A computed fold for a 105-nucleotide RNA from Roseateles aquatilis, annotated as c-di-GMP-I riboswitch aptamer. Taxonomically the source falls in Roseateles (Bacteria, Pseudomonadota, Betaproteobacteria, Burkholderiales). The prediction has a mean pLDDT of 76. RNAcentral holds the sequence, with entries from Rfam and Ribocentre. Its Rfam family is "c-di-GMP-I riboswitch aptamer". Gene Ontology term of the family: cyclic-di-GMP binding.
RNA sequence: GACACAUCAGGGCACACCCGAGCGAAAGCCGGGGUCGCAAAGCCUCCGGUCUACCGUCCGGCGCUCGUCAUACAGGGCGCGGAUCAAGAUAGCGGGGUUGCCAGA
Numbered sequence: 001g002a003c004a005c006a007u008c009a010g011g012g013c014a015c016a017c018c019c020g021a022g023c024g025a026a027a028g029c030c031g032g033g034g035u036c037g038c039a040a041a042g043c044c045u046c047c048g049g050u051c052u053a054c055c056g057u058c059c060g061g062c063g064c065u066c067g068u069c070a071u072a073c074a075g076g077g078c079g080c081g082g083a084u085c086a087a088g089a090u091a092g093c094g095g096g097g098u099u100g101c102c103a104g105a
Base pairs, nucleotide, nucleotide: 012038013037017033018032019031020030022029023028036092042098043097044096046095047094048093049090050089051088056084057083058082059081061080062079063078064077065076066075
């Protein structure tokens, strides 16, 4: 120097949960605590998975409304509901990329 991961020392990170008149439509994130675990649980969404669905699109559902002389039909609009969608999220779901401390049996 390469490479590999048993163990020592010192340290590091922080699941669930709690707190926040913090962010976000949500998933989730951030800050403080916490300590399930983690040798890359450092960093990066390139690939697959998973989560969410504001906006968009769709609906033969419900309500309101416009239009019509008027009832009705057809049609338009809005709201609710449903379906779908990643460009959102997850690096502590996996793969991949990248950087790296101590010790070196």